[in-house]
């Protein structure tokens, strides 16, 4: 920040402190004084990034070569009921449902957009 890719139907709470708002935004609809928002502690979820393991492997580079090529490293790219020490996320409700557009036109279903994450690029 008028980029870019990937995901988005799973999962996972306790306590302290706080006092009235939260689910982005509009509209429903929901949570909330039987304690919201925030903060701190502890604890869990997942596995995007890392780490492993396996497999391709352009160009490069070393090393042999009977000169065909063939081994090693390597950017990188796939796969994994792998890991869970680290960097981030999350821990009501499909990203709560819908907003546009399409088709079914009854509830739906498709796909965009718009938001989150997270890796990057400026």
């Nucleotide at each position: 920040c008028g980029c870019u890719c990937a995901u988005c139907a799973c999962g996972a709470g306790g306590g302290g402190u706080g006092g009235a708002g939260g689910g982005a935004u509009c509209g429903g609809c929901c949570c909330g004084g039987c304690g919201a928002a925030a903060c701190c502690c502890c604890g869990g979820c997942a596995a995007c990034c890392a780490c492993c393991a396996g497999c391709c492997g352009c160009a490069c580079g070393g090393c042999g070569c009977a000169c065909g090529c063939g081994c090693c490293g390597c950017a990188g790219g796939c796969u994994g009921u792998g890991u869970a020490u680290g960097g981030u996320g999350c821990c009501a409700a499909u990203u709560c449902c819908g907003a546009c557009a399409g088709c079914a036109c009854g509830a739906g279903c498709u796909g965009g957009g718009a938001g989150a994450u997270g890796a990057g690029g400026u």

SAM riboswitch aptamer (S box leader) from Chloroflexia bacterium SDU3-3, 122 nucleotides, folded computationally.
Model confidence (mean pLDDT): 79 of 100.
The sequence is in RNAcentral, with records from Rfam.